[in-house]
A computed fold for a 1487-nucleotide RNA from a metagenome, annotated as small-subunit ribosomal RNA.
RNA sequence: AGAGUUUGAUCCUGGCUCAGAACGAACGCUGGCGGCGCGUUUUAAGCAUGCAAGUCGAGGGAGAAGCAAGUGCUUGCACUUGUGGAGACCGGCGAACGGGUGAGUAACACGUGAGAAUCUGUCCUAAGAUGGGGGAUAGCUCAUGGAAACAUGAGAUAAUACCGCACAUGCCUUUGGGCAAAAGACGCAAUUGUGUCGUCUUAGGAUGAGCUUGCGGGCCAUUAGCUUGUUGGUGGGGUAAAAGCCUACCAAGGCUACGAUGGAUAGCCGGCCUGAGAGGGUGUACGGCCACAUUGGGACUGAGACACGGCCCAGACUCCUACGGGAGGCAGCAGCUAAGAAUAUUCCGCAAUGGGAGAAAUCCUGACGGAGCGACGCCGCGUGGACGAUGAAGGCGGAAACGUUGUAAAGUCCUUUUAUACGGGAAGAAUAAUGAUAGGAUUGGAAUACCUGUCAGAUGACGGUACCGUAUGAAUAAGCUCCGGCUAACUACGUGCCAGCAGCCGCGGUAAUACGUAGGGGGCUAGCGUUGUUCGGAUUUAUUGGGGCGUAAAGGGCAUGUAGGUGGUUAUGUAAGUGUGGAUUUAAAGGCCAAGGCUUAACCUUGUGUAUGGUCUGCAAACUGCAUAACUUGAGUCUGGGAUGGGAAACUGGAAUUCCGCGUGUAGGGGUGAAAUCUGUAGAGAUGCGGAAGAAUACCGGUGGCGAAAGCGAGUUUCUGGCCUAAGACUGACACUGAGAUGCGAAAGUGUGGGGAGCGAACAGGAUUAGAUACCCUGGUAGUCCACACCGUAAACGUUGUACACUAGGUGUUAGUGGUUUAAAUCCACUGGUGCCGUAGCUAACGCGUUAAGUGUACCGCCUGGGGAGUAUGCCCGCAAGGGUGAAACUCAAAGGAAUUGACGGGGGCCCGCACAAGCGGUGGAGCAUGUGGUUUAAUUCGAUGAUACGCGAAAAACCUUACCAGGGCUUGACAUUUAGUAGAUCGAUAUAGAGAUAUAUCUUCCUUUCGGGGCUGCUAGACAGGUGCUGCAUGGUUGUCGUCAGCUCGUGUUGUGAGAUGUUGGGUUAAGUCCCGCAACGAGCGCAACCCCUACUGUUAGUUGCCAUCAGGUUAUGCUGGGCACUCUAGCGGAACUGCCGGUGACAAACCGGAGGAAGGUGGGGAUGACGUCAAAUCCUCAUGACCCUUAUGUCCUGGGCUACACACGUGCUACAAUGGGCUGCACAAAGGGUUGCAAGACCGCAAGGUGGAGCCAAUCCCAAAAAGCAGUCCUUAGUUCGGAUUGGAGUCUGCAACUCGACUCCAUGAAGUUGGAAUCGCUAGUAAUCGCAGAUCAGCAUGCUGCGGUGAAUACGUUCCCGGGCCUUGUACACACCGCCCGUCACACCAUCCGAGUCGAGGACACCCAAAGUUGUUACCCUAACCUUUUGGAGGGGGGCACCUAAGGUGUGUUUGGUAAGGAGGGUGAAGUCGUAACAAGGUA
Repeated sequence: AGAGUUUGAUCCUGGCUCAGAACGAACGCUGGCGGCGCGUUUUAAGCAUGCAAGUCGAGGGAGAAGCAAGUGCUUGCACUUGUGGAGACCGGCGAACGGGUGAGUAACACGUGAGAAUCUGUCCUAAGAUGGGGGAUAGCUCAUGGAAACAUGAGAUAAUACCGCACAUGCCUUUGGGCAAAAGACGCAAUUGUGUCGUCUUAGGAUGAGCUUGCGGGCCAUUAGCUUGUUGGUGGGGUAAAAGCCUACCAAGGCUACGAUGGAUAGCCGGCCUGAGAGGGUGUACGGCCACAUUGGGACUGAGACACGGCCCAGACUCCUACGGGAGGCAGCAGCUAAGAAUAUUCCGCAAUGGGAGAAAUCCUGACGGAGCGACGCCGCGUGGACGAUGAAGGCGGAAACGUUGUAAAGUCCUUUUAUACGGGAAGAAUAAUGAUAGGAUUGGAAUACCUGUCAGAUGACGGUACCGUAUGAAUAAGCUCCGGCUAACUACGUGCCAGCAGCCGCGGUAAUACGUAGGGGGCUAGCGUUGUUCGGAUUUAUUGGGGCGUAAAGGGCAUGUAGGUGGUUAUGUAAGUGUGGAUUUAAAGGCCAAGGCUUAACCUUGUGUAUGGUCUGCAAACUGCAUAACUUGAGUCUGGGAUGGGAAACUGGAAUUCCGCGUGUAGGGGUGAAAUCUGUAGAGAUGCGGAAGAAUACCGGUGGCGAAAGCGAGUUUCUGGCCUAAGACUGACACUGAGAUGCGAAAGUGUGGGGAGCGAACAGGAUUAGAUACCCUGGUAGUCCACACCGUAAACGUUGUACACUAGGUGUUAGUGGUUUAAAUCCACUGGUGCCGUAGCUAACGCGUUAAGUGUACCGCCUGGGGAGUAUGCCCGCAAGGGUGAAACUCAAAGGAAUUGACGGGGGCCCGCACAAGCGGUGGAGCAUGUGGUUUAAUUCGAUGAUACGCGAAAAACCUUACCAGGGCUUGACAUUUAGUAGAUCGAUAUAGAGAUAUAUCUUCCUUUCGGGGCUGCUAGACAGGUGCUGCAUGGUUGUCGUCAGCUCGUGUUGUGAGAUGUUGGGUUAAGUCCCGCAACGAGCGCAACCCCUACUGUUAGUUGCCAUCAGGUUAUGCUGGGCACUCUAGCGGAACUGCCGGUGACAAACCGGAGGAAGGUGGGGAUGACGUCAAAUCCUCAUGACCCUUAUGUCCUGGGCUACACACGUGCUACAAUGGGCUGCACAAAGGGUUGCAAGACCGCAAGGUGGAGCCAAUCCCAAAAAGCAGUCCUUAGUUCGGAUUGGAGUCUGCAACUCGACUCCAUGAAGUUGGAAUCGCUAGUAAUCGCAGAUCAGCAUGCUGCGGUGAAUACGUUCCCGGGCCUUGUACACACCGCCCGUCACACCAUCCGAGUCGAGGACACCCAAAGUUGUUACCCUAACCUUUUGGAGGGGGGCACCUAAGGUGUGUUUGGUAAGGAGGGUGAAGUCGUAACAAGGUA
C1' cells in the first nucleotide's frame, strides 16, 4: 500500500466481499513446562451452609467454670477466703470505611474550570478550663405471660451513662438583654504534687462532605409547543448552608427551532481498541465520581446515613409454628439451583500492606497476601544437536527411464534445557513488647514515669517454594489449518449438478489443482481453525484542498421576503476573535521517551522528561468583529428617448365550421388498405341567397419579441407592470442569499351558475383479428369556453439554483446610442438580449466553452447501491380525487452512465447473385424404381435429420458382405508377439456322423545343424489378443456449409485515459479490398487475379497401330498392298490477346462505351484451386486415438433368417398420358472408355434371352460396338387407342454351391392407373436448357442410381419496386448463447417477511377521585410524669393517646403510549423447465 466482483471488451459511477489489528469471548481438533495477568458480558433471578465488624477491664458494676487454702463433716456434698477471669450488661469509639453491583439516571449524574451562603468525629497548631452537686437505669434477684421470638411488673445498684448550678476569651441580638461546658482513668512519687491518655471551650489548619454556576460529551421533529410552585416579589417557616426548599398574599411571568416538552436508549470519566492522523467504537479488569442494596415509602441515631451484613411500615416471595403469632434478605467471600454458547475453590493466612478498637500486648479483618481450577490472554522455554547416500525399505507419481518423501530415517558421535530421583537452599522481616544507652522536657527538687534518637530484640500463609548441585538417559513432550483466483502452496484416485464445498467471484452433469481420501507442498505453532463483535481498508457522510448534483443518486416549478449567514472604500478607537509570552490546573495509574530490577521477555520500578484542553494575566493590532466619522465605484431615486403576443377590463371585426329557412337540381353521398355502420327519392351531397350560434384568430411569423416561472398571437380604447438606452443631478452600503412563511403556478380534475359551433375521454355501433374491452371508421356524453371558488401537481427540462467578478476570438439576429458620410443604403464603435462555431481550461466520456459544465467568492436546496417504495404508518392540507412529509422487515450482487466492437431491425443509402422479373422444361396428380419417416418384427444392424439428411455412407445385402436375430459350437481364442513345459510334423487325400462349424478314423509326410539345438505345427500354463461396445460434447485426420462471397489481418506510425480507431473510410471504377485519385498514414501477409490442366487458332518436330493428295498394284468392295507423311489426326515444344491500336466519355487518372484487325476481345469457354472464421455441423462403423466398459463374452466360428416386412406419409427419379407421336422397313453421322479369371469377330442353332464354336487382341492394330435422336418411305387418325405399359399366368435363358424368402433377362398371353396434374415448389442465361443415345466403376450375376462422353440444339433478361441470400457505409438498440435475442403483467402453486384487522391478553406513563400504614412536623379540653423552679400546691418541660397536613402501597374511572396474539383481508419478495397474451428494447411493427 491494495485486491476480487456489473461488460464480448472499455472507462466511470457505485455497492458487496477479502487481506490487518483487537477481544472479559464461545465452539471444533489438539495439548509438555513456567512467569505475569484475567475469569456470570445472560437473570438487579432465587438462595441451603459457613465466614465477611468489631474492640476497649487503663470508663462501670457484678462476676460463672477451674485452681488453692480452710471450715462443716451425712468422704463427697455444702460453705468461706483467695486466685481466676468466661459469657452477658451499662458506657466509649467503630460500624457512613473497606468489599459488591450497574437496576435506575440524559441529570450539575459525570468531566473540566470558577464560586459563596456552609458543616467537618478522629488528626495538627495555639490559648484556656476540667469547680461543685443531683436523680435514675441495665445487668442482677423475685414474679408473670408466651410454642417460640420475646414481653411485662416489682425490688436494689455503678459509671468517662444522664441532669441542673457556678465561672466565660464565645454565640444571638431590636444593643434593653438573652443563651451555652466538662469526666475521669492510669503511671511515677508520696507533702500540697507531677506526667501521660482522656473530657470541655475558643481560634486557626488539614482532610472530608454539602451547595451554586460557565463550558463539554448521545438518538428520534413520524415528539412543536411546554409550564401554575410554574417565573418573580414581600411576609413567615425551614436547613449546617444560598434558594419556591416550604407556606400565605401579590404580579403574570418563565422555557423553546442555537430544539423546549415528550419518547426510546444509556451509569459518567481517566482510559482501552482501531486509525498516518482527524476521527470511529467502547467503558471488562485497575483508578476517580455517582447510584443502588428483595420492591416501594419513612424517619431515628450520629461529626457523617435517610444506613448492603441497623430500625419502622406496606407489597411480593421463602421458612418456622403449638395457628394465637414469628423469622429472613449473598448486586460481600466461597458455594448451590435455574438461565445460557459461556465464566473458577464451600482452600491457606493475617507473615506482608492497609483498616477498626486499645496506652499497649493483642483481638478482628473472605480488604488484602497467597495457593487451587481454566491454553481465556500476553510473554518465555522445550520436544534434541552434528555427521550421515546404496540417495535403503515402504508410500506416492510415472509408459518407462526415473522422480519425490529425503539427510529425512537407520547408523555413528555428542549435549541434558525440560523430565525423574536425591541433596543443598534464599529474599520477602520493617520492627513491636522489652532491655540497654544518649539527649530532652517537666519540677522548688526529683522520678524506675514521660518525649526523641541509636543498638539489641520474637514473628513466614506461600513452602522445603524460587534458585543451585549431583545422577540417569534422546530419554518424558506436535499439532492445527490451507493448497481455483483474491492468497504462499499440486498431483493421483473415488464421486458424476449426486454427495458435497463456498468469505466474494463461483466449483460439481465421467478426464474436478474448487467435493471426499491419499501422497506431496505452503502457513502458523502449544496451539491452530471457525463463529461473533469493533475499528481499519471505506476518500463509501468527504472538518482535515478529503466527495458530489447536464446524462450515473442528487437544483426546490417560480418568485417576494423574515430569522440567519456573508458583505464595498478611507480614517480613528477598542481588543471579542487572532497572534505571542507568563502563572496555574489538567489526581495517580496508563501511553511515549530515558534508565533500572526479575537469567530474557511479558511484568514491575524510577525520572525537576513529554502530552491536546480549561482558567487567570502581560504584550501586539495586520486581518475579522464592535463603535465613531467620512467617501462613491455596489444599490437606489429623478429627467429625455425606445421596443414589446407582459397583465386586466370593455368594445368591434372578417374568414371558416355546423345548424336553420328558401331556391336550383338528381342519385348518390360519406368513409377506408379494402369495407361497413352512417346519410339520401320524406330529395341528401353539390350549388345560390338569407339567418343563427359558439369557439379560434390564416397570411405577417422568424432558433424573432415580452414575462420570475407557468405562459402570452385579430383590431381599438382605458388602467397597469417590468426592461433597455443617453447625459446629468441626488441618497450614501441602503447590498447578496434566504430555513420557515407568503404569493403565483400548464393540463387534467372538483364545486356553483351560465354557455355549448367544432373537437372529443367514457359509451354505442361498424371493421380488423385466433381474440381486439386497441390502433382505423361512423356517432357521441362529460370536458374543452365564460364568471367565481378549490386543487398545487408535470419530461413544471437548458433534466444545468440565485448573485457578483475574472478568463482568446469569429459569425448571424433583435432593441437602442454615438461617430463618419449620405438623398437613402452602407461602414466603424459601444450597450442590453437571443443563436451557431470555436481557443485555453474542464469533463468518465458525450460534450460545455464570456448565455460555462472554465477560474473564484457568498448563501440556499438536494444525494449516499438496486428492489421493497415515493409504498406502509403517523401527522398536516384538500369537498373529493389526491397532495406534502416519509420508513422498516425482507431480498439481490449487482442496478447504472458514457463510449467501443459486433449482431440484429416489419431503419436508411449503394451494390451483387437464375434472387425476383422475362422465358424454357419440370416436381406436386398416375404406375413403377429407390431412399427416409412411421408401423410391424425374433431381427427388420448402424449412422446421416432445415438450408448443409432422405438414388446419402452403399462405385452393387440371394450365401459371403453383415455389424442384426434364432439356434449350434470354441475359450490364449478367427488374428499378432512372446515365455516356460510338452509332443510332433504341418499340409494334403479318403471315409463316417452332423444343418454346418466340428469330431473321429485311415493313408501320406519334413527342412537345417557345429548334433546342444533351431525353423514349423499341435497341446498345457502365463503375459496378452479381440470388440462395427460407449463417448464426434475428450481428440487427430477427413468432409459439408456460409461461399469462389470479397473479404480477414499484421508491423511501424498517429490518435483516444481506455476498449478501440486509423490503415480497410471518402470520390470514381471493377467480377474482385480490381485499379486510380484523395486522405495521418506508410508498408506487408492470407484471400482476388495470375502461374497449372482441358478446350478454341496456328507454327515447328515426329510419323505407327493413325492418314491417303500424288505414283503404282489389286479387289464385287474396303489404305487392302508398295510407297508417302502433303492433309486429318496423334503428342511434345512454341506463338498468339496485352484494353496493345483508333474515337468518345471521364478529373490530364483508373476505367467504361464504341470500332478496327483477329481463330479468339476485354477474367475467350470450362476445370482444379475454398482466406480468417461460423455451425460443440458430420464421422470413434474407413483409419488413428485418450478415458470408460466386456473377457467361457459386448470376443470368435457355423447353419438358417433378417437388412427386401407394409393401413400410411415425404424426398429423389424412371416411364407415360401421345400425332413435334407410335409401329415397321431402309439409310447416315460420334466422342470417351473397357478388355487375359477378360473382350470376343465371322460362321451355325434358337422367334428371343442365349447356345455351340472360336479367328483376332495384353490393344491409335482385334473385340465390346448396334450409336440414338436424325433422314427417306409406309401404316395408324384422336380413340384409354397400334397411346401407356403396371400387374398377373405360362414357358424359358444366364450367372452362381444355391435364384423359395430375394437376381437379371427372353418369348407368348394379360393390358391397371394415367387424357398434362390443387395449394405450393425446383432447375436453367449458350453449345446452356431441353432432347438423344454411348461408355465406365462397383460386379459371378443384378443400374430407372452415380461418374463421364459426345449428337441435335432453343427461348428470354424491360429492369432492380418486391421475395430470398450476400457485401460495403450509416443509424437505433435495454441484444452479446447476439431477434430462434431480450423482456412485461395477470392467473395457478410453494415459501418468507410486512401492513390492515372485529377483538383479546399484557406492560408503562399521565390525570381525577376514594381509602390511607409507618413517619416527621404541628396541635390537643384526655392520661402519665425522677432530675429544674416552687409558696410543696403546683408550674415549666417531656412522654403516651387523640386530631390535622403531607404521603407509599391499594382501589375506581378516563384518556394515552407500547408489545404479544387473531378469523379474515391487502399488496410485496423469492422460487430449472405451469397458463394467457406480447406492453417495452429496432420506426419493436400505433415512436
Notes:
It matches the Rfam family "Bacterial small subunit ribosomal RNA". Its family is annotated with structural constituent of ribosome and ribosome in the Gene Ontology.